Predicted 3D model of a 147-nucleotide RNA (FMN riboswitch aptamer (RFN element)) from Mesobacillus foraminis.
The model forms 100% of the base pairs in the Rfam consensus.
Taxonomically the source falls in Mesobacillus (Bacteria, Bacillati, Caryophanales, Bacillaceae).
Rfam family: FMN riboswitch aptamer (RFN element). About the family: The RFN element is a highly conserved domain that is found frequently in the 5'-untranslated regions of prokaryotic mRNAs that encode for flavin mononucleotide (FMN) biosynthesis and transport proteins.
[in-house]
RNA sequence: GGUCGCCUUCGGGGUCGGGUGUAAUUCCCAACCGGCGGUGAUGAAGCAUAGAGCUUCUUAGUCCGUGACCCGGUUAACAGCAGUUAAACGGUGGAUCUGGUGAAAUUCCAGGGCCGACAGUAAAAGUCUGGAUGGGAGAAGGAAAUU
Numbered sequence: 001g002g003u004c005g006c007c008u009u010c011g012g013g014g015u016c017g018g019g020u021g022u023a024a025u026u027c028c029c030a031a032c033c034g035g036c037g038g039u040g041a042u043g044a045a046g047c048a049u050a051g052a053g054c055u056u057c058u059u060a061g062u063c064c065g066u067g068a069c070c071c072g073g074u075u076a077a078c079a080g081c082a083g084u085u086a087a088a089c090g091g092u093g094g095a096u097c098u099g100g101u102g103a104a105a106u107u108c109c110a111g112g113g114c115c116g117a118c119a120g121u122a123a124a125a126g127u128c129u130g131g132a133u134g135g136g137a138g139a140a141g142g143a144a145a146u147u
Stems, first nucleotide, its partner, number of pairs: 001147003006142005017029003031127002033116002035066004043057005061114002070091003074087005096112005118130003
């Protein structure tokens, strides 16, 4: 250093201001936000050098995957039935163009777009309230075994 499980901790942001209305942070004008892993021509640091270069950190809401929500059967536990809970699995689930530079960019620079579970609500919600003091992609650390 690798593998294998185990333990601990961490693990989501956002309606300023205004309009209409009996009523809207839900409509309209406008404002604001961007989980996790990967990729990566940004940026930074270091190393090397005749030169080419190399290493580490860092860089995407809209690329490739993935999680929450929802659906399904299966298995297990509970239950008289209905069903409830849990686990692994399967399914569903959104969005980007133009110009510039360049050998190369849906990632850089400039500009313009677009997208965002379910339930609730005096009125339709990415942003309010709720399930959720939950779950979770994963991240960091620890001790042991093994190689």